About this RNA: A computed fold for a 1477-nucleotide RNA from an uncultured bacterium, annotated as small-subunit ribosomal RNA. RNAcentral holds the sequence, with entries from ENA, Greengenes and SILVA. It matches the Rfam family "Bacterial small subunit ribosomal RNA".
C1' cells in the first nucleotide's frame, strides 16, 4: 500500500497481508549440465584406518630385504663389501597446516599509534673466525624382574652429543672524556682503561654445514587513544587494593612477585554485580538512517576429555608432547596398565535435519634432504544430497468434421477444454548408442648447446594426469522427460456436485444450521515451473521508539507545587588563542566481497584483470564567520536601591454580635416533632411555643461581585504585632551576576494515625421506624468516631485549564480589578473621556486542530531546559527494595488472553430530559365484554380429530355455507402410462348399455345386445412410447396478493452551498393549517412521490328523456286499484349541466389566515361518506388460490373407492347471539322503507294440515311477477314473581332436503321449563343521522348447523370543562457506553470446565563468594653428609596451587498439601451497579 474497531464517518492505535532472503526442515513432485553449499541439536561417546615425519651427505652400527664373494653336511651358515636400512644417539620439522566455538564484556577484537623498554630458528646482504683437549651415554652384548605396559643391574662404545683451555671484537658490562641529536627515562658517534663468553664437522672435492657479530626481511610480545549487547527490581566497590622505595623475575616495561612505607584507587559520562555472547572483513533487508546476523571463504582470540603444572625449544605452557588430580572408557594374571576424532573418512546418541570408513599427490602449497625423494585426509579430484544460484530440455510449424469424451447451461441447440488431439511437414538440445577425444605439463631431475673465472642463467631434447576415455565432436529418431498451489476479499483465477453449525477450512477479516464461487469430489481456470507449496527466522512496510522522522486539553502520555545540585542552553562590542568547525596535502583502511570497464568457460552462475568506493582512524599545512576559551568593556536581561500603593497572603494575641443548644426561672397547655404518607422519638414528672438570666463549643450573615491574594494545597467578623510577596513611579547603583534543572530538599486538601485537651451543631459505624418481593440503601429518629485545639506523622486527589516551566513575536471589538500620566467639568471629599503599566473575564480574524474548539492568559510562530507516552484487559497487581505506628505510599513487571479498547463528530432510535401539537388516547356521556345459557372459533386430547392463521396485526380468521361429495386426514380394501388431456405407432369393431353373481363399494367374472363411412377416413376402446401426477418439504429462495404502523404528515431528489468525511442546509426559525396546508423570514433555488384536488355515492336547483315508473288538469271504466285513453305539471328514473370559491361584510393580522348565533344560500368554511395507503418498516401473512426456483416420492408422498374424522370433550380463552324483563312480556287491531334476488327459481291465489308443508295453480328471465318489513300506534292483560320473564335441555311426534339425515341437518307442533334477578379484577365500541335500537335482503346453498358475514333502510339520543395522566403519533431540542436500536446494552458475587500465574510448611537441584582442615605434579627458594673432575643432579625441606573435605550465609531454578486472585468458555443462580436526570 492493502485488510479488520462503525449503521455510517473523520481520526488515534494495535494486529494482519502482499516483498526480499536463509548452512534449513517437512509435504507432494522429479528430466539434464555447470558453480557453490551440507551437525544450526550433545565443547555427548567413540569400534577401525588414515591425518608428521625426513635427513646414512651428521654417528655408531646391521635386525629385515636385494647384489656380489666366501663356506656348506645342500637344511644353510659367514662376510657392511655394495644398493640401502628396522631400532638407536644427532639434526631440522612436530608451535605450519586442518577442527572447534566451550570459555571470554576483555586492549579479546576493531581501528590508529607508540615501544627510547622487546624477541625472531630457517631466509638475504655484510665482516671476522674455526687451535688444542677432555668426557659420557643410547644402541650391540650379558644376567634378571613383570601376564603386559614396560623396567632394573653389569661390561663396552660413536658422533654436527657434553664439558675444558686458547684466540679474541663492530657484541655486553663497568668507570672517565668529547662531539651531535632529543626533552618523561636519554640516544647516536668517537676515544681510553678494566672484566666476560665462540666454533663442528662430512664428503663422490663440486659443495653442504658450524661461530661471533650488524643488517634486512618476516613473524611475534608489550603499552596507549577511540570504538565494542541487555538489566539500576545490580549502588557502592576494592587490600596487591592505588601510588613510592628497595629487589626479584623477564626476550622486555610493569604490584608481574616480594618486603616496607603513605592512604589511595574506580562509581550515576553507570563502578560492582547478573545475564547473553568469541570479534572482524562481511552478509541479509531498506531510498536511505538504520534494524537483524557472524554459516561458507579471509584475519584476530580461545580451546584440544575436565582442571593444575612446568620441560624443551627461536617460538609452546604444545589437538595426534610430558607430569599430577577428577570423571569415563578399554585391557588385565588383579599385582597392574592403556586412551582422549572440536583432523579426514566412519558408528551410537540426541534431533525437524546436515554425506563417502572414495582417488590421487598430476597440479598449488608445506615439512626434511645436495638431490633423487619420502611424506602430506592441507590440497586437488571423484561421490551422496533439487540444499541453493545459474542455464538448457519435455518440441516447432500447419491442421475445423471445431469429431468423440468430460463439464456446464436459458438443454429441438448451445458453451468450453481446443488448433487441443488425430494427420502433414520440419527440428534434434537431453537422455539413448557406437567412434573420435582434449586443455589442465610448466618444470624439477637427466643428456646435450650456449655465455661463463665460479656461483648461475638461456636454448634444445627427454619424463610427468588422480580427475578421465571426463569436456567436447559425431550417429538415430518427436522419439526418452510436468508437476504443485491456488481461485470469498486483501489478491490473479468460477461453476457444477456432495455436506447441512456436521465434517471441516483459516494469514487476517471470516466461511459452514439444504441453493455455500470459503468445507469435500469434478471441470474449468489463475500463478510459478523441475520445480511448487507450508513451518521457522530476519530485515521491510512499520514515521509502531520518529536522528533523518512521531506525540502529551479530550485518544496512551505535564511531575501537585515550588527551591534548588549536577547537568544542558544563554544578551552586545573588541582583542587573542585554535578544542569544535571547514580547506589542502600526506599515510592508512589487507585480500576476497560490493559497484563497475574488459575479458575467459557455446550464454549464464562462476572465474580471471583493472578502475570506483571503502562515508573511517591518525599526521601535517591552512582559514577565523560560528561555538567553545582567555582577557578589556557596555546596559537593554537580571537584580539592588528611594517613593506610593494594593489584597479572605501567611504566623500569634485581643476582642464582638447573631444563630444554635444546655441549665435555671418565669407564663402557658396538650401536643410537640417529621413524611409522599407514616412511625420510631419527645411531652401532663408539663414538653412545642414564649420571656429573662447564666455557660459553652464552632462557624463568621449583610458587605460578595462576571472581585481580590497565595507557588500550589488554599485563604472570609474585627483589630493589634510581626514576616513575606505583588503592582507603579523615578531611574541612582550593580554589570549577564541569567533560563531550565536528573539526584535531592522544602510545602502539599480532605480521610486516617498517635498523644494530650475540647465538643454546641452536624455526623461515617451503630440502634430503632419506614419504604420494599428483599432494602445490610435512598427518607425520619437518635448517635460513637471524626469534625475543633496544641505537637507529631501521613503525602495522596477529576491536587484539572485533565493544558510543565521562561523568552520573544504574531489584527482586533468589549468589560472589569490594582496603580501613574494628561485632557474637561466641578471644585470639602469628585465625575467624565483619552494614554500607559500589571491582573482577571467575554466575543472574534489569520493559523493551528481528528473534531470539538483554542485563538497575545495559544492549544499559533520560534527558541532552551526539564517531566511523560508507544495497542486494550492481566494490573497500577506481584516479587524485590526504600518510606511509614499502622493504613498505605513510591518504584513497578511477566505469563496468559483478546482484533480489538479508544477520541471527536453523524445519522437515528431510545429517555420514569425539556418544549410545541395531534388522534373516541384520557376526561364527560350512552351501550357493551367479564357472571349464565347456548352458538362459533382457539388452546389442549385423539388412530385421526387435515393444514394454515398466534400481541397489537391469530382466535363468527383462509371457510361467503365439512351427512357422501367437498376432503387434503385416519382404517381398511383396490390400480400402476397410472384419475384428466395431447401426440405417435400397432391391434381390435367396438365402447357404451343392461342382465346375473362375489363384494362395502371401488372393483372383478359370466351372459345379452353389438359403429359410421363418400372406403380417403372419423369415432371408441385396447396396448407401447412420449409427455403424468403429487394440497409433499422450503413464504427464511421468489413473483403476485394482503395485513399493520397510517389516511399518520411525512419521504426524497437535481443544482448551489458548507463541512476532511459520515453528513448537514433546503425540511430549520416566526406565524397558520386537518396537512411539509400556506405565507413570512432565509445560502438555498426549484422539483417529485406523499396532503388537498381531480373519480363515485350522497344532500338543492336546472335542463333532456318519459316505460314497466307518475297522475296535477281532460276524459273513460270500476265494490276499488294510473286500470284504460291521455298527459309531460309533480314525485321517481338516469344522463347532462349549475352550485361553494373563505367570493362578499365587519374586526385582527406585514401576509397567510383566524374570528364574527354576519349576510346570502338547499348546503359554509375539507359539506357527510366512499375509492384512492408516500419513503419504507414487521426476513409480517400466504409453496393449501394461482404462478414459479429448488429439494424429495414414482406398484407411491400418485390414484379410485367404502366406513369413520374434520361436529370428539375435564377443562381454558376470544368472538357473538339469547336473557335476566313491565321504556317489557303476551294476545287482538293499524302504519310506513330502502337495496338486493328469482326459471333445476321467486312463487300470487284457491284448498288440505294446529304448523313445518302439502297438493293444485296464474304472473314473472322481471322499475311491470313474487315479500306480512319490524320497532311504532292503538286497544285489552300480566304488577314484580325464577314470574304469562327466560329458553336450555330432554321426551314424544312430525315436515323437508337429499342415494343417504346414526354418528352429524333444519323446520313444526304437543310437553318439559336449566342456569340467569344486570356480573369481581379488568376491559371494548362509539362525537351525529353517530351510538343504541328495530326489522329487511343477498352471496355460498339440494338441505344447512347463519345467532355469521356483506349490504339496506326505519326510529334516534347524551356528552367533550379541558390536555394534568395512560396508549400511539408529529415536529424542534437535549443527554447516551443503544445501532438485529431501551424487549438495548451491561456489573458483580456464587456454582461448572479448561489455562498461565502469586503466596507456601517442606522437598530437590544449579553457578558462584567466604572462612577453616588438607593438599598432587611442578616451578620458585633453601640445603654439610649422596652421586658427578666439572657442569650439575639425586633426596630432604618450605612458598603457593588445582582437586578434596568440613560450615555458616546469600543468590538462583524446580517441585508441594493448602491458599489467593486473574483469564477464557452459545443459551446456569442471585440481584440491577453503570450507560437516559
Nucleotide at each position: 500500500g492493502a485488510g479488520u474497531u462503525u449503521g455510517a464517518u473523520c481520526c488515534u492505535g494495535g494486529c494482519u497481508c502482499a516483498g526480499g532472503a536463509u548452512g534449513a526442515a517437512c509435504g507432494c513432485u522429479a528430466g539434464c549440465g555447470g558453480c557453490a553449499g551440507g551437525c544450526u541439536u550433545a565443547a555427548c561417546a567413540c569400534a577401525u584406518g588414515c591425518a608428521a615425519g625426513u635427513c646414512g651427505a651428521g654417528g655408531g652400527g646391521c635386525a629385515g630385504c636385494a647384489u656380489g664373494g666366501c663356506c656348506u653336511u645342500c637344511g644353510g651358515g659367514c662376510c657392511g663389501a655394495u644398493g640401502g636400512c628396522g631400532a638407536c644417539c644427532g639434526g631440522c620439522g612436530c608451535a605450519c597446516g586442518g577442527g572447534u566455538g566451550c570459555g571470554u564484556a576483555a586492549c579479546g577484537c576493531g581501528u590508529a599509534u607508540g615501544c627510547a623498554a622487546c624477541c625472531u630458528a630457517c631466509c638475504u646482504u655484510u665482516u671476522g673466525g674455526a687451535g688444542g683437549g677432555g668426557g659420557a651415554u643410547a644402541g650391540c652384548c650379558c644376567g634378571g624382574g613383570g601376564a603386559a605396559a614396560c623396567c632394573c643391574g653389569g661390561a663396552u662404545u660413536a658422533a654436527c652429543c657434553c664439558c675444558c683451555c686458547a684466540u679474541g671484537g663492530c657484541a655486553c658490562c663497568u668507570c672517565u672524556c668529547c662531539a651531535a641529536c632529543a626533552c618523561c627515562u636519554g640516544u647516536u658517534g668517537g676515544a681510553u682503561a678494566g672484566g666476560u663468553u665462540a666454533a663442528a664437522c662430512a664428503u663422490u672435492c663440486a659443495u653442504g654445514g658450524c661461530c661471533a657479530a650488524a643488517a634486512g626481511a618476516u613473524g611475534g610480545g608489550c603499552a596507549u587513544g577511540c570504538g565494542u549487547c541487555c538489566c539500576a527490581u545490580u549502588a557502592g566497590c576494592u587490600u596487591g587494593a592505588u601510588g613510592g622505595u628497595a629487589g626479584g623475575g623477564c626476550a622486555a616495561c610493569g604490584g608481574c612477585c616480594u618486603a616496607c612505607c603513605a592512604u589511595g584507587g574506580c562509581g550515576a559520562u553507570g563502578a560492582u554485580g547478573g545475564g547473553u555472547a568469541g570479534g572482524g572483513g562481511c552478509c541479509c533487508u531498506g531510498a536511505g538512517a538504520g534494524g537483524g546476523g557472524g554459516g561458507a571463504c579471509c584475519c584476530c582470540c580461545a580451546c584440544a576429555c575436565u582442571g593444575g603444572u612446568a620441560c624443551u625449544g627461536a617460538g609452546a605452557c604444545a589437538c595426534g608432547g610430558a607430569c599430577c588430580a577428577g570423571a569415563c572408557u578399554c585391557c588385565u594374571a588383579c599385582g597392574g596398565g592403556a586412551g582422549g576424532c572440536a583432523g579426514c573418512a566412519g558408528u551410537g546418541a540426541g534431533g525437524a535435519a546436515u554425506a563417502u570408513u572414495g582417488g590421487a599427490c598430476a597440479a598449488u602449497g608445506g615439512g626434511c634432504g645436495g638431490g633423487a625423494g619420502c611424506c602430506u585426509g592441507a590440497u586437488c579430484c571423484a561421490g551422496c544430497c533439487a540444499u541453493g544460484c545459474c542455464g538448457c530440455g519435455u518440441g516447432c510449424g500447419g491442421g475445423a468434421a471445431g469429431a468423440a469424451g468430460g463439464c456446464c447451461c436459458u438443454a429441438u441447440g448451445g458453451g468450453u477444454c481446443g488448433u487441443a488431439a488425430a494427420c502433414c511437414g520440419c527440428u534434434u538440445u537431453u537422455a539413448c548408442a557406437g567412434g573420435g577425444g582434449a586443455a589442465g605439463a610448466a618444470a624439477c631431475g637427466c643428456c646435450u648447446c650456449c655465455a661463463c673465472g665460479c656461483g648461475u642463467g638461456g636454448g634444445g631434447g627427454u619424463u610427468u594426469g588422480a580427475c578421465g576415455g571426463u569436456a567436447c565432436c559425431u550417429g538415430c529418431g518427436a522419439a526418452c522427460a510436468a508437476g504443485g498451489a491456488u481461485c470469498g476479499g486483501c489478491u490473479a483465477a468460477c461453476u457444477c456436485c456432495g455436506u447441512g453449525c456436521c465434517a471441516g477450512c483459516a494469514g487476517c477479516c471470516g466461511c459452514g444450521g439444504u441453493a455455500a464461487u470459503a468445507c469435500g469430489g469434478a471441470g474449468g481456470a489463475u500463478c510459478c515451473a523441475a520445480g511448487c507449496g507450508u513451518u521457522a527466522u530476519c530485515c521491510g512496510g512499520a514515521a509502531u521508539c520518529a536522528u533523518u522522522g512521531g506525540g502529551u486539553u479530550u485518544a496512551a502520555a505535564g511531575g501537585g507545587u515550588c527551591c534548588g545540585u549536577a547537568g544542558g542552553c544563554g544578551g552586545g562590542g573588541g582583542c587573542g588563542u585554535a578544542a569544535g568547525u571547514c580547506a589542502g596535502u600526506g599515510g592508512u583502511g589487507a585480500a576476497a566481497g560490493u559497484c563497475u570497464g574488459u575479458g575467459g568457460c557455446u550464454c549464464a552462475a562462476c572465474c580471471a584483470u583493472g578502475g570506483a568506493a571503502u562515508u573511517g582512524c591518525c599526521g601535517u599545512u591552512g582559514a577565523a564567520a560560528c561555538u567553545g576559551u582567555g582577557c578589556c568593556c557596555c546596559u537593554u536581561g537580571a537584580g539592588u536601591u528611594g517613593c506610593c500603593g494594593u489584597g479572605a497572603a501567611g504566623u500569634g494575641g485581643u476582642u464582638g454580635g447573631a444563630a444554635c443548644a444546655u441549665g435555671u426561672g418565669g407564663u402557658g397547655u396538650a401536643g410537640c416533632g417529621g413524611u409522599g404518607a407514616a412511625a420510631u422519638g419527645c411531652a401532663u414528672a408539663g414538653a412545642u411555643a414564649u420571656c429573662a438570666c447564666a455557660u459553652a463549643g464552632a462557624a463568621c450573615a449583610c458587605c460578595g461581585a462576571u472581585u481580590g491574594c497565595g507557588a500550589a494545597g488554599g485563604c472570609a467578623g474585627a483589630u493589634c504585632a510581626c514576616u513575606a510577596a505583588c503592582g507603579g513611579c523615578a531611574u541612582a547603583c550593580u554589570g549577564a551576576c541569567g533560563c531550565u534543572g536528573a539526584u535531592g530538599g522544602a510545602c502539599g486538601a480532605a480521610a486516617g494515625c498517635g498523644u494530650g485537651g475540647g465538643u454546641a451543631g452536624c455526623g461515617a459505624a451503630c440502634a430503632g421506624g419506614a419504604u420494599u418481593a428483599g432494602a445490610u440503601a435512598c427518607c425520619c429518629u437518635g448517635g460513637u468516631a471524626g469534625u475543633c485545639c496544641a505537637c507529631g506523622c501521613c503525602g495522596u486527589a477529576a491536587a484539572c485549564g485533565a493544558u510543565g516551566g521562561u523568552c520573544a513575536c504574531u489584527a482586533g471589538c468589549u468589560g472589569u480589578c490594582c496603580g501613574g500620566c494628561g485632557c474637561a467639568c466641578a471644585u470639602u471629599g469628585g465625575u467624565g473621556c483619552g494614554c500607559u503599566g500589571g491582573g482577571u473575564g467575554g466575543c472574534c480574524a489569520a493559523g493551528c486542530g481528528a473534531a470539538a474548539g483554542u485563538g497575545a492568559u495559544a492549544a499559533g510562530u520560534g527558541a532552551c531546559c526539564c517531566a511523560c507516552c508507544u495497542g486494550g484487559g492481566g494490573a497500577g497487581u506481584a516479587c524485590g527494595u526504600u518510606c511509614g505506628c499502622a493504613a498505605g505510599a513510591a518504584u513497578g513487571a511477566a505469563a496468559c488472553u483478546c482484533a480489538a479498547a479508544g477520541g471527536a463528530a453523524u445519522u437515528g432510535a431510545c429517555g420514569g430530559g425539556g418544549g410545541c401539537c395531534c388522534g373516541c388516547a384520557c376526561a364527560a356521556g350512552c351501550g357493551g365484554u367479564g357472571g349464565a345459557g347456548c352458538a362459533u372459533g382457539u388452546g389442549g386430547u385423539u388412530a385421526a380429530u387435515u393444514c394454515g392463521a398466534u400481541g397489537a396485526u391469530a382466535c363468527g380468521c383462509g371457510a361467503g355455507g365439512a351427512a357422501c361429495c367437498u376432503u387434503a386426514c385416519c382404517a381398511g380394501g383396490g390400480c400402476u402410462u397410472g384419475a384428466a388431456u395431447g401426440c405417435a405407432g400397432c391391434c381390435u369393431g367396438a365402447c357404451a348399455g343392461g342382465g346375473u353373481c362375489g363384494g362395502a363399494a371401488a372393483c372383478g367374472a359370466c351372459c345379452c345386445c353389438u359403429c359410421c363411412u363418400u372406403c380417403g377416413g372419423g369415432c371408441a376402446g385396447g396396448u407401447u412410447g412420449c409427455a403424468a401426477g403429487g394440497u409433499g418439504c422450503u413464504g427464511c429462495a421468489u413473483g403476485g396478493u394482503u395485513g399493520u404502523c397510517g389516511u399518520c404528515a411525512g419521504c426524497u431528489c437535481g443544482u448551489g452551498c458548507c463541512g476532511u468525511g459520515a453528513g448537514g442546509u433546503g425540511u430549520c426559525a416566526g406565524g397558520u393549517u386537518a396537512a411539509g396546508u400556506c405565507c413570512u423570514a432565509u445560502a438555498a433555488c426549484g422539483a417529485g412521490c406523499g396532503c388537498a384536488a381531480c373519480c363515485c355515492c350522497u344532500g338543492u336547483u336546472g335542463u333532456u328523456a318519459g316505460u314497466u315508473g307518475c297522475c296535477a288538469g281532460c276524459a273513460c271504466g270500476u265494490a276499488a286499484u294510473g286500470g284504460u285513453g291521455g298527459g309531460a305539471a309533480c314525485u321517481c328514473u338516469a344522463g347532462c349541466a349549475a352550485g361553494a370559491c373563505u367570493g362578499c361584510c365587519g374586526g385582527u393580522g406585514c401576509a397567510a389566515a383566524c374570528c364574527g348565533c354576519g349576510a346570502g344560500g338547499a348546503a359554509g368554511g375539507u359539506g357527510g361518506g366512499g375509492a384512492c395507503g408516500a419513503c419504507g418498516u414487521c426476513a409480517a401473512a400466504u409453496c393449501a388460490u394461482c404462478a414459479c426456483g429448488g429439494c424429495c416420492c414414482u406398484u407411491a408422498c400418485g390414484u379410485c373407492c367404502u366406513g369413520g374424522g374434520c361436529c370428539a370433550c375435564a377443562c381454558a380463552c376470544g368472538u357473538g347471539c339469547u336473557a335476566c324483563a313491565a321504556u317489557g312480556g303476551u294476545g287482538g287491531g293499524g302504519a310506513c322503507a330502502g337495496a338486493g334476488a328469482g326459471c333445476g327459481g321467486c312463487c300470487a291465489c284457491u284448498g288440505g294440515g294446529c304448523g313445518a308443508c302439502c297438493a293444485g295453480g296464474a304472473g314473472c328471465g322481471a322499475a311491470u311477477c313474487u315479500a306480512c318489513a319490524a320497532a311504532c300506534c292503538c286497544c285489552a292483560u300480566c304488577a314484580c314473581a325464577g314470574u304469562u320473564c327466560g329458553g336450555a335441555u330432554c321426551g314424544g311426534a312430525g315436515u323437508c332436503u337429499g342415494c343417504a339425515a346414526c354418528c352429524c341437518g333444519a323446520c313444526u307442533c304437543c310437553g318439559u321449563g336449566a342456569a340467569g334477578c344486570u356480573g369481581g379484577a379488568a376491559u371494548c365500541g362509539c362525537u351525529a343521522g353517530u351510538a343504541a335500537u328495530c326489522g329487511c335482503a343477498u352471496a355460498u346453498c339440494a338441505g344447512c348447523c347463519a345467532u355469521g358475514a356483506u349490504g339496506c333502510g326505519g326510529u334516534g339520543a347524551a356528552u367533550a370543562c379541558g390536555u394534568u395522566c395512560c396508549c400511539g403519533g408529529g415536529c424542534c431540542u437535549u443527554g447516551u457506553a443503544c445501532a438485529c436500536a431501551c424487549c438495548g446494552c451491561c456489573c458483580g458475587u456464587c456454582a461448572a470446565g479448561c489455562c498461565a500465574u502469586g503466596g507456601a510448611a517442606g522437598c530437590c537441584g544449579g553457578g558462584g563468594g567466604u572462612g577453616c582442615c588438607u593438599g598432587a605434579a611442578g616451578u620458585c627458594c633453601g640445603u654439610u653428609g649422596c652421586c658427578g673432575c666439572a657442569a650439575g643432579g639425586a633426596g630432604c625441606g618450605g612458598c603457593c596451587u588445582a582437586g578434596g573435605g568440613c560450615a555458616a550465609a546469600a543468590c538462583u531454578g524446580g517441585u508441594a498439601a493448602c491458599u489467593g486472585g486473574g483469564g477464557c468458555u452459545a443459551a446456569g443462580u442471585c440481584g440491577u451497579a453503570a450507560c437516559a436526570a